[in-house]
Molecule: transfer RNA
Organism: Patescibacteria group bacterium
């Protein structure tokens, strides 16, 4: 300086145009125990940012942050 991919709860990943964004582990609360662990319920919490097409965007397009691979 040219390409290419990735950005989702704490973490780790699903969701690719339409209801309430869901799993899994962590957090918190309870059951259960003599206590604690396992279990087993239930609660919390998320779409990198600004635009922009659409009725309608986490999903599609652009700019910009930021990561990670190729590359002269």
């Nucleotide at each position: 300086g040219g390409g290419g991919g990735c950005g989702u709860c704490g973490u780790a990943c699903a969701g690719u145009g339409g209801u309430u964004a869901g799993u899994a582990c962590a957090g918190c609360g309870g059951u259960c125990u003599c206590c604690a662990a396992a279990a087993c319920c239930g609660c919390u919490a998320a779409c990198g940012u600004a635009g922009g097409u659409u009725c309608g965007a986490u999903u599609c397009c652009u700019g910009c942050c930021g990561c990670c691979c190729c590359u002269g």